[in-house]
Context: one part of a larger RNA
Formats: sequence, C1' cells, structure tokens
RNA sequence: AGUGCAUGGUGGAUGUUUUGGCGUCGGCAGGCGAUGAAGGACGUGGGACGGCUGCGUUAAGCUCCGGGGAGCCGCCAACCAGGCUUUGAUCCGGAGAUGUCCGAAUGCGAAAACGUUUCGCGGUGUUGCCGCGAAGCAUUGUCCUGAACACAUAGGGACAAUGGGCCAACGCAGGGAACUGAAACAUCUCAGUACCUGCAGGAGAAGAAAGAGUCAUCGACUUCCUCAGUAGCGGCGAGCGAAGAGGAAUGAGCCUAAACCCGCUGCGUGCAAGCAUGCAGGCGUUGCGUCGCGGGUGUUGUGGGGUGCCUAAUUCCGUGCUGCGUUGCGGAAAGAGAGUUACAAAGGGUCGAACUAACUGAAGGUUCUGGAAAGUUCCGCCAUAGCGGGUGAUAGCCCCGUAGGUGAAAGUGAAACCCCUCUCUUAGGUUACCCCGAGUAGUGCCAGGCACGUGAAACCUGACACGAAUCCGGGAGGACCACCUUCCAAGGCUAAGUACUCGCCGACGACCGAUAGCGCACAAGUAGCGUGAGCGAAAAAUGAAAAGUACCCCGGCGAGGGGAGUGAAAUAGUACCUGAAACCAUGCACUU
Repeated sequence: AGUGCAUGGUGGAUGUUUUGGCGUCGGCAGGCGAUGAAGGACGUGGGACGGCUGCGUUAAGCUCCGGGGAGCCGCCAACCAGGCUUUGAUCCGGAGAUGUCCGAAUGCGAAAACGUUUCGCGGUGUUGCCGCGAAGCAUUGUCCUGAACACAUAGGGACAAUGGGCCAACGCAGGGAACUGAAACAUCUCAGUACCUGCAGGAGAAGAAAGAGUCAUCGACUUCCUCAGUAGCGGCGAGCGAAGAGGAAUGAGCCUAAACCCGCUGCGUGCAAGCAUGCAGGCGUUGCGUCGCGGGUGUUGUGGGGUGCCUAAUUCCGUGCUGCGUUGCGGAAAGAGAGUUACAAAGGGUCGAACUAACUGAAGGUUCUGGAAAGUUCCGCCAUAGCGGGUGAUAGCCCCGUAGGUGAAAGUGAAACCCCUCUCUUAGGUUACCCCGAGUAGUGCCAGGCACGUGAAACCUGACACGAAUCCGGGAGGACCACCUUCCAAGGCUAAGUACUCGCCGACGACCGAUAGCGCACAAGUAGCGUGAGCGAAAAAUGAAAAGUACCCCGGCGAGGGGAGUGAAAUAGUACCUGAAACCAUGCACUU
C1' cells in the first nucleotide's frame, strides 16, 4: 500500500407518511369600481424588533341582531404582567359604523404612497394655525350668456345624469406574421393561427328565408352525431376539405319603412277654391302644395297592404262652426285574451322555496400480551348510521362525524297569486288606382370571403366608374339562355339548446407522494439574479406525550463530551423516523 471481515464516522438514497398539489363531475356565482375598485404604502399589540393574518387614528378592533355555551385575549411562539367571561365572553353568521395615504385617482403639481392652491363652513390664542367640505375630463340633457355680422351660429358658464379603471377563460369585430411543411423554393402551407387593438355579456354570436333542394319536398337560428376524409379544391405537389338529406338537444316568434288619414312647426301660394253631408244660419291668415316631427293604419309571397265601392254586424255617452237627421271619429259598460327575455312598459303587495350560522343524532364491556389496546379471548348491542377521520398498534357501539330529521332575529329572494298594465269587440268580397326599404339591385374592373388557388365560377362582401324596376315587378336554383320551380334583398328585435371557470360549495380518482405533484406542502412569486422587460430557487418528518436531559464531572463561566435522570426506545437528544452507496477511520486476518 492492497484485499477480506467487523465496528464506527460521513452522507441523505430508500421505505413509510402527508398538511400540499393535479384532474374529473355536479351545483352556485359570473362581476368589482367616483358611495373611490383591483392592487399597494404606512401605521396598528402592555412587554411587540421581525414575518404572516386581521384591522385603519374607533386601527388583531366598535355597535346592533341571531347562533353557541365555558372558557378566552390570532399564527410563527413560548414567557411575564394585566384583563374579559353564565348580567353569556372568545368564536360563527347577518346588518351597520369607522375606514390614513397612493392607485382610474379626479382642485393643481409630482420621480406612486409626497408637495401645494382657491372658495365655503367651523374651532381657536383671528394678517395666522387647525379641521371639514367642494373644485378633473368626456358625452348627453336643461338653463343662462354670447363674437366676427342684424337675426343667428361658433364660443363661454351653471346644474344634473352617465362614462373612465380592474378582472382567469369563453365571444364578436378591426388589423395580422414568421419559423415550419412542400425533404430546396416563389403559388401553396403553417393560418386568418400567434400577436396587437376595440367592444361586450353571463354567456356571446346567429336568427324568423330575395333559404335549402331538385322537379319530391322541407320550413328561423344554434350545438352534437352522422353524412365523410366522401363531392371537390390543389406547383392536381405538400396538403386543404364541404353541403343537402338522416338521427338528437332545444323550441317562439315579432316590431317597423311606404301607400292612406289626422295633428303640429317652418316655407311657398293666396282672399277664394274651404269649413263631413242634406236644409237653414254663420265663420274665414281658412284652404292648397311642400320639408320635418308625432299619432293612427300596415308588414305579406297559395302575393300583401292602402284608398274607393258592395254585403252583413252589442248597448250607451261625447264630438265635427251652430240646430235636426245621416255618417265619421273618440270614450265607457259588459265580455274575452295577454304581459315584464323579444313582441308596450313600470311598480307594489301576499305567501315564502332556497342560500348565508347552526341543532339533534343509535349501540360495549371483559381476559391476555404490551409503554399504550382499537389487537387477542369471552359474552353482547345498534344499524334509514359498517362513508371517513381521530384517539399511545388495526374501534359500527370512546371522540368528531355519517344515515335520517330539525332550524333564521337579519340580508338576498325563486316560483305562485293579487293589485297593476296592455290588446280585441268588424269581417268578407270586388274591380280600378296607389304603396311594398336606391346611388340600392345590376353591369364593368380590381380584390377579399366561400372546402373552391380564375377556373366553365355561380353565390356573399368591398373600393372605383356607370346605374334599374314596384307585382304585367324582382332575386335564386354553380357560366349563360329558355321553360319550370322556389323565394321577396337593399330597416330592426329575439329566450332555450352551445362555450368558459378567476372564485365559492360538495363529491370522486386503476392521479402524485417532497428531484414527484402547482414555480411554491416550509418567511414563495419569497431569497437571490438582471439597468430593465423579466428570470426565479432550495427548504417536510424527535416522541404517544417535551416527559426537550434536574444534578455531578472534563473543558475557555466554550464547543463538544462522560455520568445521572426521562422515556417502550436516546445508535429517538432538537445537526433528532428509517439511515443505502460513494468517501474516511479504527481493530483483526492475509498478501506484497
């Protein structure tokens, strides 16, 4: 020096565990904010220096109401002092008060948590200081004022309402890549993806056929299955990729524009055409045309509607310049129907499901082993409860619970009903005239979207240039034409079925078990790093219980250790469960 064995050290693998994660399902909620949010700063405790939590100068809290019933003064984290509490504390739930400063941040300024102004009110020790309140911008509405320039308008001012910012995904819209694939690359692909922006809502979008389809019909939209990797598109490469039908989920339909009538404002015309009609009387800035506004009417494709004409149809009242009759219009009665998510719209009441604390809740003892009984033995019991967890080892009957049942002063408040509100009480026929959404449809050209890359390229959308028709009309049926079929564009609203989960509650897992599972089971978005955007850890386990080693000894009044003691165990001593290997050492044996 090596090899082997043994005993230790070091080290922290492995095993076991779980406070934490991950995922799925169901339910709730789907918002918060100028009444100042989200997020922070700074404070706040008797001893309180730090971190977390809570709270805000009333500061781990104040008031009221309800629950609950013996202890309490939050956690790391013990201790001292002092308190509170059956006159019901701590704690849990509901409602309220307080709520510094920053932050949309909003009087002004600013390098966030700071500085400072004006006005009003109040206090005081009154040229001052202190406290409270107001003073941002945009849009809309109302009112006041008011230039060039007479009216007016622009502009200015006051008041009120609304907005502003945050938020995980889901939605729609405006913009919109490249790497990549094509084994290179340019059309193409990735992909209308990522990303940026705007706007929402609890969903959003879409939506009641100028549809689909093919000669038969269906009948708004949306979502899923299927159709189907089909028909097609494609440097016919790589690749891209439908639709109808069929089966399901859900189910809901409506309002306008115009024609026509009435009213009002302005403008034009204008003294007579006019004032529903018959007779008589009377009026006349009335009438007519037109822009705009409001009310009525009206909403369809076997075309619909309006005006005129014809036919039939509850009662009463009012009204048109006046009286009477006719007629038109309006109202009431009575009856019928509907309604708060569209179709008109607002609220109140009764009842009170459910949620936000809780409560009740069956049944066991013994022997043995052991530190400890839930194990073992013997004999029982409950069960609408033998899910689960805890208790010194494995407990239906010890504890918390579980099944079942019960419960709210206060807040929120579904459903139902009532009040309330609204609508209808005219329908049919006929022929003539009028209306049926215009810089639209369509055409040309250039693009985009359609599974469809210009293709035979329809269809949808757009820029530019042209530019119709009103039912004897117009669009579509994949160039185009005819026939046929089908549907009515150029206005609008609309629940459900569908998507998602920052958050709350419950349940579950052939999910993880500390190099795993979230980055984080621990002071975690912390420590640390970076000028910054940003990047971003490590780190769990004594024991049943601290019973955490009184006392003695060595030592530096050390570190560390030896006794003693606790404990079942101290080779469980806080560097603490188990304690592998590398590595180090000691002892013995052997080899050189």